This is a predicted complex of two RNAs, RNase P RNA and transfer RNA, with 467 nucleotides together. Rfam match: Bacterial RNase P class A. By type it is a ribozyme.
């Protein structure tokens, strides 16, 4: 220099002018709730996004525990208010390397699944091959045997397959196979390290139950539901419900009466209309409570930023200084200008600095909040490492 | 803000690990004088999209992208 690996950061400044919105304070208006004007501070984000995870708070259920249903997690140790997230490690797989990826518990507790193809696909099977040691039939014949077919022996090779019951080698055998030996693979059982997952060493078993749990299960551990349109509070018009008080047609029954109760009449609705049926029941005042429209609060001091010491490989944890930093609610946090920086492209000069001109400037935007994951991002910046070239 | 379903042909639905289907609708012959209609035949698919699990995924898991609904608040 070329190429890559990982780990952090920034995400455009500075000022003039017009505006939005909160918080205070001063003044002025209103009887009050509020409203004007004026000064001052303060105003989005690395993601504010999906809303996929785990808490904080707030209702509801619930004696406490435990247990079935459902649903989540899954090596191990840490961290942590919790977490599937984070750090360290372990196994396994990729990369020359730097590193990176792994939903990584259990397939001798059941149960289901393996489609085509292929002889077999699951407590194995035998098309093509190989074999003639042994039985049995034929044929030859030199009587040593040799061919051929059968009964049969085999799983090494060919072939299907994603997958065919341990690989390579040597031995051995009729061919042959852990059939027997060496390493490797795997089980087991011991030591020995390690808090554990492991791991190492050594014995010992001829190999035994492929593969699929992001099929159903089975272990082990977590989780009571909802979710700020959660929840509390004030409270018009209007409409409805209770009290009392007073007003209402006629009739009966009881009362000396007041009162009470019952029946018919009326009104209104609905059965298409009548005749019938069902269901309801009027005005006006005082007062209670509910609640709509609206209004307030939740709602901005918080597992809070920032620095420094200290612990710890890390996540992360303590101390001690310091700082208040959006609270809108159909939704403020903007627009323009000027200079500066930043990228592209062109054009002038040229060894190189440099100058004109044009254009860009991204994802995106709080809405109860805090940790995290994921996604989407024009540009640029620091570190750290690795691999290769060249120069000395 | 919050929670929930869905996504397969040009529409409107099946299928829930083993070669992707019906209906309607296109097309193209017949039938008719022509046309609907009937009848026989074709064509048409990145099963939203991107990994991942699997021998294999339209189906199983995660992420994302689009659609749709639902809810304050009560007798």
């Nucleotide at each position: 220099c070329c190429a890559g690996a990982c780990g952090g950061c920034c995400g455009g400044a500075u000022g003039g002018c017009c505006g939005c919105u909160c918080u205070u304070c001063g003044c002025c208006c209103g009887c009050g709730a509020g409203g004007g004007c004026g000064a001052a501070g303060g105003g989005a984000g690395g993601a504010a996004a999906g809303u996929c995870c785990g808490g904080g708070c707030u209702c509801c259920a619930c004696g406490g525990a435990a247990g079935c249903a459902c649903g989540g997690u899954g090596c191990c140790g840490g961290a942590u208010a919790a977490c599937g997230c984070c750090c360290g490690g372990c196994g396994g797989g990729g990369g020359c390397g730097a590193c990176c990826c792994c939903a990584g518990g259990g397939a001798c507790a059941g149960u289901g699944c393996c489609a085509c193809a292929g002889a077999a696909a699951g407590c194995a099977a035998a098309c093509c091959g190989c074999c003639g040691a042994g039985c049995c039939c034929g044929c030859u014949u030199g009587c040593g045997a040799g061919c051929g077919g059968g009964c049969g022996g085999c799983a090494a090779g060919g072939g299907u397959g994603a997958a065919a019951g341990g690989g390579u080698g040597c031995g051995g055998u009729a061919a042959g196979a852990g059939c027997g030996c060496a390493c490797c693979g795997c089980g087991c059982c011991g030591c020995c390290g390690g808090u554990a997952a492991c791991g190492g060493c050594g014995g010992u078993g001829g190999c035994a139950u492929g593969g699929c749990a992001a099929a159903c299960c089975c272990c082990a551990c977590c989780g009571g539901g909802a979710g700020c349109a959660a929840g509390a509070c004030c409270a018009a018009g209007u409409a409805g419900g209770g009290a009392c008080g007073g007003c209402g047609g006629g009739c009966c029954u009881u009362u000396c009466g007041c009162g009470a109760g019952g029946c018919c009449a009326g009104g209104c609705g609905c059965g298409c209309u009548u005749u019938c049926g069902c269901g309801u029941c009027g005005c006006c005042g005082u007062c209670c409570g509910g609640g709509u429209c609206g209004g307030u609060c939740g709602c901005g001091c918080g597992a809070g930023g920032c620095g420094c010491u200290c612990g710890g490989u890390a996540a992360c944890g303590a101390g001690c200084g310091u700082c208040c930093c959006a609270g809108a609610g159909g939704a403020a946090u903007g627009g323009u200008c000027a200079u500066c920086g930043c990228c592209c492209g062109u054009c002038u000069a040229u060894u190189u600095c440099a100058g004109g001109c044009g254009g860009g400037g991204a994802c995106a935007g709080a809405a109860c909040c805090c940790g995290g994951c994921u996604u989407a991002c024009a540009g640029g910046c620091c570190g750290u490492c690795u691999g290769g070239c060249u120069u000395u | 803000g919050c929670c929930g379903a869905c996504g397969u042909a040009g529409c409107u639905c099946a299928g829930g690990g083993g070669u992707a289907g019906a209906g309607c609708a296109a097309c193209u012959g017949a039938u008719u004088c022509g046309u609907a209609a009937u009848c026989a035949g074709u064509a048409g698919g990145u099963c939203c999209g991107c990994g991942g699990u699997u021998c294999g995924a339209a189906u199983c898991c995660g992420c994302g992208c689009g659609u749709c609904g639902g809810c304050a608040c009560c007798a």